Model confidence (mean pLDDT): 87 of 100. The part of an RNA shown here (small-subunit ribosomal RNA, central domain) has 351 nucleotides and comes from an uncultured bacterium. The RNAcentral record of the full RNA draws on ENA and SILVA.
[in-house]
Context: one part of a larger RNA
RNA sequence: CUGGGCGUAAAGCGCGUGUAGGCGGCAUAGCAAGUCCGGCGUGAAAGCUCCCGGCUCAACUGGGAGAGGUCGUCGGAAACUGCUGAUCUGGAGUGCGGCAGAGGGGCAUGGAAUUCCGGGUGUAGUGGUGAAAUGCGUAGAUAUCCGGAGGAACACCAGUGGCGAAGGCGAUGCCCUGGGCCGCAACUGACGCUGAGACGUGAAAGCGUGGGGAGCGAACGGGAUUAGAAACCCCGGUAGUCCACGCCGUAAACGAUGCACACUAGGCGUUCGCGGGGCGAAAGCGUCGUGAGUGCCGCAGCAAACGCGAUAAGUGUGCCGCCUGGGGAGUACGGUCGCAAGGCUAAACUC
Repeated sequence: CUGGGCGUAAAGCGCGUGUAGGCGGCAUAGCAAGUCCGGCGUGAAAGCUCCCGGCUCAACUGGGAGAGGUCGUCGGAAACUGCUGAUCUGGAGUGCGGCAGAGGGGCAUGGAAUUCCGGGUGUAGUGGUGAAAUGCGUAGAUAUCCGGAGGAACACCAGUGGCGAAGGCGAUGCCCUGGGCCGCAACUGACGCUGAGACGUGAAAGCGUGGGGAGCGAACGGGAUUAGAAACCCCGGUAGUCCACGCCGUAAACGAUGCACACUAGGCGUUCGCGGGGCGAAAGCGUCGUGAGUGCCGCAGCAAACGCGAUAAGUGUGCCGCCUGGGGAGUACGGUCGCAAGGCUAAACUC
């Protein structure tokens, strides 16, 4: 390289938008670049294939014929690919009418609880554990009542519930704003799929500047445990956790499963729509059909097995990414990004 692969064996980029490129629906006219056919030219000799000759054969020499090409040129074909023109509506998009939602950003508000402060009642303990001790408390704690301050998180509702591309999103109201689904088929008329680079986004921790700091709590101090205890348990507690702005760019960023489209038995549940008939005065109830999502089981098939099974790991197509024995090593060196921490790219060597 070819081949074979990528849920768990090595292997799907954390996720998206999208450039080049690759690929591309139905019907039609033309062109003839690709494609196909033929003629001519050329493809030296040797070699290759066939025939002849030849020392017993071979090697080999000579002769004849043929093959050999992303080749050139001329003529022809027009199904397929391509290009051009005109056309279609099923893909895609728009419009109109509805629907659900912790989707995103900002502002405001609320109650429960913890802590702290002030005051009242009240007195000898409290707290903590396996048991204790450190700690707190007669300078009046714990408990209890009233008032106040402040920060963070939003019990119940809550659900193999919902939304989002992923990370993720959960009190309430208002403002701004993205996407999705269903229905009608009015409009555009292939406008599509994928996507190397690129750009954006990206939990937690961490970093810079400024703020904030109730609870929790790396580090750290103390008490225990223990042979020891650099831990697990207990009492404290600084960064941090929170906010604004700017960095970082990682993860078991997981469904360990790239995206899009088509096709391939069923059964049970659930969320949100649409439609039909039934019951009902209505609200509504239950039922059937249908669409989009989300779960469980399961046929065929697939699979090393586990399992997957219309939400495929089945059957196919298009495009991207990635893998290629173990250690070295996700390291060194170099490059590049970063304030740093470090990230990305990625060897040699050895068995």